[in-house]
């Protein structure tokens, strides 16, 4: 600095120093702010990304049976592949086979919160792009102004890789 992935309508405090801005960026509302903003400090809470435990459920290239190739023997063929049959099967290799959760992987629900982060006004405070639907107004199609939804862009926070 920049890539993937998931999440973002809920939550969550008080003091100290500080001394005028502050809601990510442009831009346009709209809001917080001296009754003290932005910052940094101490103590606290919120949330569950990362982390841990514990249970069912679900699915797997992960487990267990089976089946079959692989081997050895005989039979029939007899150019050559095929095919029956019997024994053996440690491991391999296959399979749209079965089986439950033993082990291992992933999902999914619930519990904790000791690390790691992260957050404590207003939906990411609301719009700015693309589609759609509805309403008025023009009105030949396009448009224009408002609502409502879905998706997108960008931001933020976690995790993984590089």
């Nucleotide at each position: 600095c920049g890539c993937u992935c998931a999440u973002c309508c809920a939550g969550a405090g008080g003091g100290g120093c500080a001394g005028a801005g502050g809601g990510a960026c442009a831009c346009g509302g709209c809001c917080c702010g001296a009754u003290g903003a932005a910052g940094c400090c101490c103590c606290g809470g919120c949330a569950a990304c990362c982390c841990u435990c514990c249970a069912g459920c679900c699915g797997g290239u992960a487990c267990u049976c089976c089946c079959g190739u692989c081997c050895g023997c005989g039979c029939a063929u007899c150019c050559a592949u095929g095919g029956c049959g019997c024994g053996a099967c440690c491991a391999g290799c296959g399979g749209c086979g079965a089986g439950g959760c033993u082990c291992c992987c992933g999902g999914u629900g619930g519990g904790g919160a000791a690390g790691g982060u992260g957050c404590c006004a207003a939906u990411u405070c609301c719009g700015u792009c693309u589609c759609g639907c509805g309403g008025c107004g023009a009105g030949g199609u396009g448009c224009g102004c408002c609502g409502c939804g879905a998706g997108g862009a960008a931001g933020a926070u976690g995790a993984g890789g590089a």
This is a predicted structure of a 162-nucleotide RNA (SAM riboswitch aptamer (S box leader)) from Streptomyces mashuensis. Its Rfam family is "SAM riboswitch aptamer (S box leader)". From the family's description: The SAM riboswitch is found upstream of a number of genes which code for proteins involved in methionine or cysteine biosynthesis in Gram-positive bacteria. RNAcentral holds the sequence, with entries from Rfam.